The RNA shown here (small-subunit ribosomal RNA) has 1492 nucleotides and comes from an uncultured prokaryote. The sequence is in RNAcentral, with records from ENA. The coordinates come from a structure-prediction model, not an experiment, and the mean pLDDT is 83.

[in-house]
RNA sequence: AGAGUUUGAUCCUGGCUCAGGAUGAACGCUAGCGGCAGGCCUAACACAUGCAAGUCGAACGGUAACAGAAAAAGCUUGCUUUUUGCUGACGAGUGGCGAACGGGUGCGUAACACGUAUGCAACCUACCUUUAACUGAGGGAUAGCCCAAAGAAAUUUGGAUUAAUACCUCAUAACAUUACAUUUUCGCAUGUUAAGAUGUUUAAAGUUUUGCGGUUUAAGAUGAGCAUGCGUGACAUUAGUUUGUUGGUGAGGUAACGGCUCACCAAGACUACGAUGUCUAGGGGGUCUGAGAGGAUGAUCCCCCACACUGGUACUGAGACACGGACCAGACUCCUACGGGAGGCAGCAGUGAGGAAUAUUGGUCAAUGGACGAAAGUCUGAACCAGCCAUGCCGCGUGCAGGAUGACGGCCCUAUGGGUUGUAAACUGCUUUUAUAUAGGAAGAAACCCCUCUACGUGUAGAGGGCUGACGGUACUAUACGAAUAAGGACCGGCUAACUCCGUGCCAGCAGCCGCGGUAAUACGGAGGGUCCAAGCGUUAUCCGGAUUCAUUGGGUUUAAAGGGUCCGCAGGCGGAAAAAUAAGUCAGUGGUGAAAGCCUACAGCUUAACUGUAGAACUGCCAUUGAUACUGUUAUUCUUGAAUGUGGUUGAAGUAGGCGGAAUAUGACAUGUAGCGGUGAAAUGCAUAGAUAUGUCAUGGAACACCGAUUGCGAAGGCAGCUUACUAAACUAUUAUUGACGCGCAGGGACGAAAGCGUGGGGAGCGAACAGGAUUAGAUCCCCUGGUAGUCCACGCCGUAAACGAUGAUUACUCGAUAUUGGCGAUACACAGUCAGUGUCCAAGCGAAAGUGAUAAGUAAUCCACCUGGGGAGUACGAUCGCAAGGUUGAAACUCAAAGGAAUUGACGGGGGCCCGCACAAGCGGUGGAGCAUGUGGUUUAAUUCGAUGAUACGCGAGGAACCUUACCAGGGCUUAAAUGCAGAUUGACAGACUGGGAAACUAGUUUUUCUUCGGACAAUUUGCAAGGUGCUGCAUGGCUGUCGUCAGCUCGUGCCGUGAGGUGUUGGGUUAAGUCCCGCAACGAGCGCAACCCCUAUCUUUAGUUGCCAGCGAUUCGGGUGGGAACUCUAGGGAGACUGCCGGUGACAAACCGGAGGAAGGUGGGGACGACGUCAAGUCAUCAUGGCCCUUAUGGGCAGGGCUACACACGUGCUACAAUGGCGAAUACAGAGGGCUGCCAGCCAGCAAUGGUGAGCCAAUCCCUUAAAGCUCGUCGUAGUCCGGAUCGGAGUCUGCAACUCGACUCCGUGAAGUCGGAAUCGCUAGUAAUCGCGAAUCAGAAUGUCGCGGUGAAUACGUUCCCGGGUCUUGUACACACCGCCCGUCACACCAUGGAAGUAGGUUGUACCAGAAGUAGGUAGCUUAACCUUCGGGAGGGCGCUUACCACGGUGUGGCUUAUGACUGGGGUGAAGUCGUAACAAGGUAGCC
Repeated sequence: AGAGUUUGAUCCUGGCUCAGGAUGAACGCUAGCGGCAGGCCUAACACAUGCAAGUCGAACGGUAACAGAAAAAGCUUGCUUUUUGCUGACGAGUGGCGAACGGGUGCGUAACACGUAUGCAACCUACCUUUAACUGAGGGAUAGCCCAAAGAAAUUUGGAUUAAUACCUCAUAACAUUACAUUUUCGCAUGUUAAGAUGUUUAAAGUUUUGCGGUUUAAGAUGAGCAUGCGUGACAUUAGUUUGUUGGUGAGGUAACGGCUCACCAAGACUACGAUGUCUAGGGGGUCUGAGAGGAUGAUCCCCCACACUGGUACUGAGACACGGACCAGACUCCUACGGGAGGCAGCAGUGAGGAAUAUUGGUCAAUGGACGAAAGUCUGAACCAGCCAUGCCGCGUGCAGGAUGACGGCCCUAUGGGUUGUAAACUGCUUUUAUAUAGGAAGAAACCCCUCUACGUGUAGAGGGCUGACGGUACUAUACGAAUAAGGACCGGCUAACUCCGUGCCAGCAGCCGCGGUAAUACGGAGGGUCCAAGCGUUAUCCGGAUUCAUUGGGUUUAAAGGGUCCGCAGGCGGAAAAAUAAGUCAGUGGUGAAAGCCUACAGCUUAACUGUAGAACUGCCAUUGAUACUGUUAUUCUUGAAUGUGGUUGAAGUAGGCGGAAUAUGACAUGUAGCGGUGAAAUGCAUAGAUAUGUCAUGGAACACCGAUUGCGAAGGCAGCUUACUAAACUAUUAUUGACGCGCAGGGACGAAAGCGUGGGGAGCGAACAGGAUUAGAUCCCCUGGUAGUCCACGCCGUAAACGAUGAUUACUCGAUAUUGGCGAUACACAGUCAGUGUCCAAGCGAAAGUGAUAAGUAAUCCACCUGGGGAGUACGAUCGCAAGGUUGAAACUCAAAGGAAUUGACGGGGGCCCGCACAAGCGGUGGAGCAUGUGGUUUAAUUCGAUGAUACGCGAGGAACCUUACCAGGGCUUAAAUGCAGAUUGACAGACUGGGAAACUAGUUUUUCUUCGGACAAUUUGCAAGGUGCUGCAUGGCUGUCGUCAGCUCGUGCCGUGAGGUGUUGGGUUAAGUCCCGCAACGAGCGCAACCCCUAUCUUUAGUUGCCAGCGAUUCGGGUGGGAACUCUAGGGAGACUGCCGGUGACAAACCGGAGGAAGGUGGGGACGACGUCAAGUCAUCAUGGCCCUUAUGGGCAGGGCUACACACGUGCUACAAUGGCGAAUACAGAGGGCUGCCAGCCAGCAAUGGUGAGCCAAUCCCUUAAAGCUCGUCGUAGUCCGGAUCGGAGUCUGCAACUCGACUCCGUGAAGUCGGAAUCGCUAGUAAUCGCGAAUCAGAAUGUCGCGGUGAAUACGUUCCCGGGUCUUGUACACACCGCCCGUCACACCAUGGAAGUAGGUUGUACCAGAAGUAGGUAGCUUAACCUUCGGGAGGGCGCUUACCACGGUGUGGCUUAUGACUGGGGUGAAGUCGUAACAAGGUAGCC
C1' cells in the first nucleotide's frame, strides 16, 4: 500500500466482499512446563450454610464460664463438694469510640450527574496538630442482678434495689455568641476588617495525679456542602412549554445561599444557537483502532456519582436519610401451638435458575492498611497468599551433528523404469534445558514488644541483643539418569502462500465475495504431498481500519444519486476604497492548573521477556496576566468605482381593460340544380328524392388571428402574435447632475405559476376525453371511420403540479479567436474600422468518465442558498399539515438483491436509411403437388422389424446394390484363454481328410488312414503362461474426414499515428470491377491468407511421330482401307503458337475503367473443372478408421441354423411411367461419344415365338467382343375413344444365376387390362450447346436399377427492369440485444413462502389529569391521660411524654386522556419462487415514436 465482483470487451460512477489489528469472549480439535495478569458481559433473578465490625475492665455496676488463691465440709489424706470477686481474667449489661471507612453493583440518572476552570464577603468538619483559658459545688434516676407474671416462640410487662467518663441543676467565664452608638481598612457591589462603651446567652469527668482525659476559644490540616462559565447522546414524523411558574417584599427553615417553604404584589420565564416531550445511557482518567483528524468503547486499576428486596420516612450522630441500623406499606420466602413472629449475599466463598459462557463453601493476619485500646492484644473474606481455567501476554522445551543402497512402506507417473516422502528413518557420535530421583535451601523481618547500655533526666530519644513467615521445604543450587518425559491445528480455484490421485455425479455437499458439483471436480468426501502458524490452531460474535463510502483535513449535483418551477424578502451568512481609535477574534511571552496509574524516552530489578520500579518528557486543554496590531470585528470620519436616482432618446407578440376588422368553418332562410354525397388501405355506419353534396345571395353565432414570420423580439419563470385607444411596468443607450456602500445571497415566510381538474354563473362555431355505432382482428374494451357529452371560451374563486429542461441555482471578477444577427451610440451616410447591451454558430487553452463544454463555461477564483450518498420496497405506509374533492407537501422501516447505473467501443439485429450483387423476383421453358408403380422417411405393428442421418445443410442419405453371407436385430440349441499372431515351457506325431451314427446345422461319438529329415531340426497339433474380444456408452472428452453460410469478397498482421481505454486508422471517401479488381485522394506506409493467375479438359493453327487409327493422289482388287503403298487429311499424344483491353474512335479526372469498332477460330475472367480465406452452426460421424475415459468377461465376447431388416388403416420426400395424334403401332433406313472385358467380353452357326441354350472363331484390347445407338428421316395405319392411349394387378407356362429364389430375385411368352383425360392451395429447376428431349456405357455385382456416376445426339424461349419476396456484401443510423430478435422483456390471474400496512376489538407497559383515601414519620395545635431531676406558698407550676387533631405524603382506589408494545376474524398492496395461464406494453420507426 491494496484486491475481487456489473460488461463480449472498456472507462467511470457506485454498492457489496476480503486481506490487518483488537477482545472480560464463546465453540471445535489438540495440549509439555513456567512467569505475569484476568475470570457472571445474561436474571439490580431467588438464596440453604459459614464467615465479612468490632473493641475498651486504664469509664461502670458486677461475676455466667475458665484458672489461681484462701476458707469450710466430707472422708478413701489427696481427691470431691461448698463458700469468698481476693487475683488473673471476663459472658450478658450501662457507658465511650467505631460502625457514614473498607468491600459490592451500575437499577436509576441526559442532570451542575460527570469533566474542566473559578467562587463561597453564604457554610460545616469527630479523631489529629498548634494556640489561649478552665476543670468548682451538688442532685435524681436507670439497665444489669433479684422476685413475680404473660407467651409455642420472638419477646414483653410489673415490683424491689444499684453504679458511672450515662443524665440533670448551680457557680465562674472570654478575643466565643448576639444587639448596637462611634471611629476605621478593604472590596465592582450586596458588604466587610480592626478598635470599642453597654447589655444578652452558655462549660466541664474523672482517674492509677508526671501523664492520659474533659470543656471553651482561635488557627491549621483533612473531609464534606453550595453556586457559576464552558463542555458532555438520538429523534422536529416531539414546536410550543410553564402557575411556585419568573421576579420582588416580608417571614419561616437550613451548617449555609436560594421559591427551599409560606403570605402578599407584579406578569413574567424558557424556546428554531432546539424549549417541552419520547427513547437510550452511570460520567471521567483511560482502552481499541487510525498516518492523523476522527470513529468505537467505559471489564480489570484510579477518581466522582447513584443504589442496597420494591416504595416512602425520619431518628441517632461531626458526618447517613445509613448494604450486614430503625419504622411503615407492598411482593416473596421461612417458623408457628394459627394467637403471632422472622428475613433481605449488587460483602467473601457457595447453591439453584438464566445462559454460548465466567473459579474454592481454601490458608493467614507473617507483611501493607483499618477499628478499638495506655499497651499486650483482639477483630479485619480489606489485604497477602494458595487452588481451578491455554482466557490473554511473555519465555523455554519437544534434541544436535554425521549418515545414500537415496532402504522398506505409502503416493504418483509416459510404469522392464522413474519421481516424491527424504538426511527423513535405521545406524554412529554428542548434549541434558525440561521431566524424574536425592541432598542443600532463601530474600520478603523491620518495627511494636522484652532485656541491656548511652544522653538528658525518671519519661522520651538513640545504640546493641532477643521474639515474630500464611506462602513453603516454595523459588533457587548441586548431583545422578538417559534422547530419555513432551506436536498439533487450519488451509491448498482466484483474492491468498500451498497439487495430484481415487470416490461421488446439480446427488451428497462446499461457500467470506466471485462461485464450485449434471461421469475425466487442483472448489464436495478420502488419501499422498505441500503451505502457514505453533502449545496452540481454526470458527463464530463485536469494534476500528481499508471506506476520500458523510469528504474540517478530504467528495459531489448537464447525461451516473443530486439545482428548489420562478421571483420578492425578515433572521442568520458574506461584503468596495482611504486614514484613525480600540484590542473581541488572531499571534507571542509568563504564571496557575491539567491527581496517580497508563502512553512515550532513559536507566534499573526479577537468568531474558512479559511484569515491576525510579526519573524525565508529554498531557495538543482550561483560567489568569503582559505585550503585538498586518488581517477580521467594533466605533467614529472621509471617498466614488458597487448600488440607486435625475435628464435626453430609443425598443419590443411585456401586462391589464375597452373598442373595431376581414378570411374560414358551422347553422338558418331563399334560389339554381339532380342523384348521389361522405369516408377509407378497402369498406361500412352516417347524410340524401320530405331534394342532400355542389353553386349563389342574405343573415346569425362562437372561437382563432393566414401572408408579414425569421436562426427575430419581450418577460423572473409560467408564457406572450389581427388592428387600435387608455393605464401600468421594464430594458437599453447618451450624459456624469444627485445620494454615498444604501450591496449580494437567502432557511422559515410571501407572491406568481402551463395543461388537466373542481365550484358558481354565462357561452358553445370548430375540435373533442367518456359514450354509441361501423370496420379491423384469433380476440380488439386500441390504432382507422361516422357521430358525440364534459371540456376547450368568458367572469369570479380554488388547485399548486409538469421531461415547470439549457435535465446546467443566484451574484461578482478574470481568461485566445472567427462569424452571423437584434436595439442604441458614433458619423451627412443606404460605406464602416469602433463602442455598450442582448441573441446564435464554430473553435484555442483549460476542464471533463466520455459525449461534450468553451466570455451566455461544464475554465480560473469568491460568497450565499438548495440538494445527493447502491438497486428494489417507495415518493409507498403511518403521523402531521394544506385542499370542496381529486390530490399536494413532508416522508420511513421490515424484507430482498449483488448489482442497479452513465458514457463510449466492437458486433448482431431492425416491419431504419443509402449503394450493390445473386435464376432472388420479374420475363420465359419444363416440372412437383392429383394417378399407378419404384425407392427413402415418419408412424404403427412385431419376438425382431439392427443402427445412424431430422429446417435450409435428414428423407433413390451412410447403402456403388439385405434370398444365405452381408447382419450389427430376434427366438432357439451349443462354446469359454476363446478367431488371428508372437514369445516361452512341456507333451505328442499327428492334424487335416475319408466313412458311419445322432443332429436343422454348429457340433458330437466312433472307425479308418497317417509326416519330412542332411538327425541339428523343420512343420503341425494339444496344453500352460503372458498379451484377448466388444457395430457396448459418450461426436457435449477427441483426431481425421465432411456438410453449410459460399466461389460470398472478405479476414488479418507489422510499424507508425489517434484515443485514459475497449478500440480506431490502414480496410473509410470519389470512381470502377465478377472481385478489398484497379486508379485517385487520404496519418498512414507496407505485408499476409483469400480474389485473379499458375494446373486439367475443351475451341483454332503449327510442329514431331504414324500402329491396331487414316486414305487425298497412284496401282491392283473378291469392292470391305480388305490390300500394295502413302504421311497429305481425320485421329491419336507430346511440344509450341494464340487473347494482352494489344490496336482504333468516344466517354472519363491527363487515371483506373467503360462503350463501340477492326482484325481474329476465339474478345474483354472464351466455355467447363479442380481449387473453398478468418471463422459460424458444442452441425454430422466413437457403426469406415484411429483414440481418452467408462462398462461387459460361462457374456454386451465367439460360432450355428431359421426368421427379421422386404410387415402396412396411414402421412411426407425423391423418382419412373403415363394420361396421348409434335402421339401409338408396323415396316424400312441414317448418324455418336465415352467406357468395359480372362471366374471375362463373346463374333459366327444351330435350337427356341422369346428369355435363353448348344456349339465355337477372335480378343489381356485405337486390332476382337459388348455394339443394332435412340430420338431423327421415309412409308403405312389409328381419328379423340378410357381408345390400336396407359400399363398396374392377377392367372398360367418358362429361362437364368445361385448350396438354396416360400417368406424374398431378375427376365421371357400367352392371357388379364386397374387408376389415369394434364392435376387445389402451394412449390421446384433452368440464362446456351443451357432447359427440354433421346438413347448409350460403367461402378457395385453369382444374380438382382425407375437409383448413382459418366457419354454423346437433337436443341429452344426469355431477361423491360430492381418496386416487391428470399439470401448476401458494404457505408450509415437506433438499440434496454451480446448463449446476440428463435434476443430482451411488462402486467393481471393461479399456487407456495416471507416480512409489512389497515382493522370491530382484546391484553400489557408508561405517563398526564380530576377526585377519594392516607400507614409510618416530621412540623403545628391541643379539650383528655400521664410525668424522677428545676421552682414552689407543697396546692401546684414550668417542661416533657402518650393520646387526639391539622398540614404534607408512599402504597392503594375510581374516572378520563396521551404515548407505546403485543395480538386480532377479515382485508390491502409488496418481495421471492421451477417448468403454470392470458396477452405482447417497452427496447429497432418495437410495427400507433416514446416519455412526463